């Protein structure tokens, strides 16, 4: 150190977000590029604590 197929935010514990990629529309004679929507996350694992845990304890993988 660990969060979506990658690269990562996540603030005082209070509906997990952004880029890249990807599908799909647009625009284009075609592409490419632009624009617009949209799919993808049991947040390494396991128990605790709390009305509530990505976030505090605590065991355990890498």
């Nucleotide at each position: 150190u660990g969060u979506u197929g990658c690269u990562u935010a996540g603030u005082u514990g209070g509906u997990a977000g952004a880029g890249c990629a990807c599908a799909a529309g647009g625009c284009u004679c075609u592409u490419a590029a632009c624009c617009u929507u949209g799919u993808g996350g049991u947040c390494g694992u396991g128990g605790g604590u709390u009305c509530a845990a990505g976030c505090c304890c605590u065991a355990u993988c890498a």